Large-subunit ribosomal RNA, domain IV from Methylobacillus caricis, 344 nucleotides, folded computationally. The coordinates come from a structure-prediction model, not an experiment, and the mean pLDDT is 89. The sequence was found in a public genome assembly.
[in-house]
Context: one part of a larger RNA
RNA sequence: CCCGGGAGAAGGAACUCGGCAAAUUAGCACCGUAACUUCGGGAGAAGGUGCGCCCCGGUAGGGUGAAGGACCUCGCGUCCGGAGCUUGAUGGGGUUGCAGUGAAAAGGUGGCUGCGACUGUUUAAUAAAAACACAGCACUGUGCAAACACGAAAGUGGACGUAUACGGUGUGACGCCUGCCCGGUGCCGGAAGGUUAAAUGAUGGGGUGCAAGCUCUUGAUUGAAGCCCCGGUAAACGGCGGCCGUAACUAUAACGGUCCUAAGGUAGCGAAAUUCCUUGUCGGGUAAGUUCCGACCCGCACGAAUGGCGUAACGAUGGCCACACUGUCUCCUCUCGGGACUCA
Numbered sequence: 001c002c003c004g005g006g007a008g009a010a011g012g013a014a015c016u017c018g019g020c021a022a023a024u025u026a027g028c029a030c031c032g033u034a035a036c037u038u039c040g041g042g043a044g045a046a047g048g049u050g051c052g053c054c055c056c057g058g059u060a061g062g063g064u065g066a067a068g069g070a071c072c073u074c075g076c077g078u079c080c081g082g083a084g085c086u087u088g089a090u091g092g093g094g095u096u097g098c099a100g101u102g103a104a105a106a107g108g109u110g111g112c113u114g115c116g117a118c119u120g121u122u123u124a125a126u127a128a129a130a131a132c133a134c135a136g137c138a139c140u141g142u143g144c145a146a147a148c149a150c151g152a153a154a155g156u157g158g159a160c161g162u163a164u165a166c167g168g169u170g171u172g173a174c175g176c177c178u179g180c181c182c183g184g185u186g187c188c189g190g191a192a193g194g195u196u197a198a199a200u201g202a203u204g205g206g207g208u209g210c211a212a213g214c215u216c217u218u219g220a221u222u223g224a225a226g227c228c229c230c231g232g233u234a235a236a237c238g239g240c241g242g243c244c245g246u247a248a249c250u251a252u253a254a255c256g257g258u259c260c261u262a263a264g265g266u267a268g269c270g271a272a273a274u275u276c277c278u279u280g281u282c283g284g285g286u287a288a289g290u291u292c293c294g295a296c297c298c299g300c301a302c303g304a305a306u307g308g309c310g311u312a313a314c315g316a317u318g319g320c321c322a323c324a325c326u327g328u329c330u331c332c333u334c335u336c337g338g339g340a341c342u343c344a
Stems, first nucleotide, its partner, number of pairs: 001339008010330002014328001019325001027051005036041001038173001052095005061087004068080004072075001096100001108323007115315002120132002136171007148157003174310004179240003184237002186233005193228003199222001204217005241259005268302001269299001280296005
């Protein structure tokens, strides 16, 4: 010096990306316990007190219930009875040590906030999460030889099920809600019309033949789905404006004008897991705070099931703060065990 333990004056996070690591806490009984809440929780919240041994005394009490006795409708009966066994305080008195859950085992706690409701699942061997799943919600397909899937097929799953069922897609408990746009794309509907393939084959023409005919060609007409066309549909894919002016200080613009659009972003939220400028501005916390919390709104570039906003509980989840505690640190020291190292 390395690995693993133990102890430490004063201070107590000054360490550090970050209390990482370590320390603290810890059992049982009793007292006591906030906001909030879906009334279940939160909660072991928090915070306190007691704990050994001896004596009263294995006492009070609880459980079980033998022998014996009484009665009679006679039995595996009823009623007394209390032995034995077992469990076992409260209280009072005494006593001892530095220390009584004497060792070991054995929660640190609280506050604010993001995300995800929750238990669960995942990258076997760098990621456990805010990702996946989830119950619930919605749309859509499917009438049974179902849709759908596997399979050249037979057949099988779906299902020995039958629309309160099954498949697909999205969202993701719960609460309050989910605005406008069908122009584009998709899907659904539409006995008309347009276009249109094979097929159909009116007419004309060519070759050949005496002719009937054979043959080559022309292509009027008839002719499906699709597309065009007409509607519907956004919890289908998706989308949800610009410029100019205006109020009796200023500033701002409830208001007006104009252009464009299918329609111009509603509620709610907002420097946010989204904010470039930006360490925005104000407030709080600190002596001092690019983080944090609360506001403001100028949203570069939130926004409503690619869900919006809340939310008790939950989380080996992210950020911030406090108390307790500590060798993380000021600043290192001692010690034990095992290595390394030296010698044999």